[in-house]
Context: one part of a larger RNA
RNA sequence: UGACGGGGGCCCGCACAAGCGGAGGAACAUGUGGUUUAAUUCGAUGAUACGCGAGGAACCUUACCCGGGCUUGAAAGUUAUCGACGGAUUUGGAAACAGGUCUUCCCUUCGGGGCGAGAAACUAGGUGCUGCAUGGUUGUCGUCAGCUCGUGCCGUGAGGUGUCGGGUUAAGUCCCAUAACGAGCGCAACCCCUACCGUUAGUUGCCAUCAGGUCAAGCUGGGCACUCUGGCGGGACUGCCGGUGUAAGCCGAGAGGAAGGUGGGGAUGACGUCAAAUCAGCACGGCCCUUACGUCCGGGGCUACACACGUGUUACAAUGGUAGGUACAGAGGGCAGCUACCCUGCGAAGGGAUGCGAAUCUCGAAAGCCUAUCUCAGUUCGGAUUGGAGGCUGAAACCCGCCUCCAUGAAGUUGGAUUCGCUAGUAAUCGCGCAUCAGCCAUGGCGCGGUGAAUACGUUCCCGGGCCUUGUACA
Numbered sequence: 001u002g003a004c005g006g007g008g009g010c011c012c013g014c015a016c017a018a019g020c021g022g023a024g025g026a027a028c029a030u031g032u033g034g035u036u037u038a039a040u041u042c043g044a045u046g047a048u049a050c051g052c053g054a055g056g057a058a059c060c061u062u063a064c065c066c067g068g069g070c071u072u073g074a075a076a077g078u079u080a081u082c083g084a085c086g087g088a089u090u091u092g093g094a095a096a097c098a099g100g101u102c103u104u105c106c107c108u109u110c111g112g113g114g115c116g117a118g119a120a121a122c123u124a125g126g127u128g129c130u131g132c133a134u135g136g137u138u139g140u141c142g143u144c145a146g147c148u149c150g151u152g153c154c155g156u157g158a159g160g161u162g163u164c165g166g167g168u169u170a171a172g173u174c175c176c177a178u179a180a181c182g183a184g185c186g187c188a189a190c191c192c193c194u195a196c197c198g199u200u201a202g203u204u205g206c207c208a209u210c211a212g213g214u215c216a217a218g219c220u221g222g223g224c225a226c227u228c229u230g231g232c233g234g235g236a237c238u239g240c241c242g243g244u245g246u247a248a249g250c251c252g253a254g255a256g257g258a259a260g261g262u263g264g265g266g267a268u269g270a271c272g273u274c275a276a277a278u279c280a281g282c283a284c285g286g287c288c289c290u291u292a293c294g295u296c297c298g299g300g301g302c303u304a305c306a307c308a309c310g311u312g313u314u315a316c317a318a319u320g321g322u323a324g325g326u327a328c329a330g331a332g333g334g335c336a337g338c339u340a341c342c343c344u345g346c347g348a349a350g351g352g353a354u355g356c357g358a359a360u361c362u363c364g365a366a367a368g369c370c371u372a373u374c375u376c377a378g379u380u381c382g383g384a385u386u387g388g389a390g391g392c393u394g395a396a397a398c399c400c401g402c403c404u405c406c407a408u409g410a411a412g413u414u415g416g417a418u419u420c421g422c423u424a425g426u427a428a429u430c431g432c433g434c435a436u437c438a439g440c441c442a443u444g445g446c447g448c449g450g451u452g453a454a455u456a457c458g459u460u461c462c463c464g465g466g467c468c469u470u471g472u473a474c475a
Base pairs, nucleotide, nucleotide: 001475002474003472004471005470007469008468009467010466011465012464013463015459016458019422020421021420022419023418026314027313028312029311030310031309032308033307034305035304042053043052064300065299066298067297068296069295070294076123077122078121079120081117082116083115086103087102088101089100090099091098092097105114106113107112125289126288128287129286130285134283135282136278137277138276139274141272146185147184148183149182150181151180152161153160154159165176166175167174191266192265193264194263196234197233198232199231200230201229202228205224206223207222210221211220212219237260240254241252242251243250244249316415320374321373322372323371324370325369326368332363333362334361337356338355341352342351343350344349381412386407387406388405389404390403391402392401428451429450430449431448432447433446434445
């Protein structure tokens, strides 16, 4: 100087407390451990691994296993040589691949060029090892308020001071004081979205006024008021008032205001810590393989199953289930696409048909509300599992896809010790969309809106953190 203390003081955080909803019990989904296996490819492992890399494992992917092939090789460049490449067909084969038959080049300044095949040679290739050789990127402490420097001063020196103290703040934020005076990286602000207003522009949006028109409908003329959409501005600063204080600031159901003291949300992550993670995104040093640890193909595996754990989904019901009727979003996607409408089918879907490269057409809510029924039961709760029949994608659904219908109707009656999230348009609850994608194991991820709470006395205690101080045999 740090680190540590079941030392002290001050302070903060869904840290506790106060509340609401969960997990831990059940079934299933998914990841992991273990076990098994020819293989169950590899990585991630307290917090900071475990619906993680993977924003799509039937083949492909694919790195693993078995079997069959190739060896300048699957791709690119240079050089002899050849003329095609391709198309049709055929033999062997699981395919890769090996072989046969027919057909067949273009431009040209006649040097050659394009395209393709091709011996040999030089380069290849490796998801093989090392993240403890590395770059880059990322997690975490932590959006915590800290981390430093120049000059000066103090100290033999390591170092200290500044950065401490008194107040204050979300903040090393600001004020006062001061052997310190200044400065940098962080904080805050500048950026984006959202809440209010003005202005500008009106089509694909809108419809107050006028006219036409319909069963109805901005449907048509017309208009740009309003809503909305897209630009550009304004607006909030403790600015005003009162109280308090030296000041910074704090207090007020104060005024005004759409909004009040950081209005709400996002992006933004200081010096550093964990030899943290990644050589399998990529790059790269070194080492290793070179008729194989490279490469092509068929099949299998990554989907196994006594068990253990994590994360989720659905429930155990009446604030509910079922049946009928009826209303209201936002944000997105769409041409190998989204599909109105019509017909067929109980349905998944199929057959027609039309609009739209989309503020124009289209994909489109559920909880809610109204009515009826069930009456506390393993049930009209719950839907696992299994049997049968179908639909769709795709060469191909046996291993191993999703969906529909009929039947079947398991566990489960609120979950031990313990444990997680959340302070407001939040939790809880309800549906919708997107990426990936032929299809989909999505109950995941990322967004969007609808309905919409309870509680916070307080800081004694648990956890984590910041500042000052004290002890130390630790570095």

A computed fold for a 475-nucleotide part of an RNA from uncultured Tidjanibacter sp., annotated as small-subunit ribosomal RNA, 3' major domain. Its mean pLDDT, the model's own confidence on a scale to 100, is 82. Lineage of the source: Bacteria > Bacteroidota > Bacteroidales > Rikenellaceae > Tidjanibacter.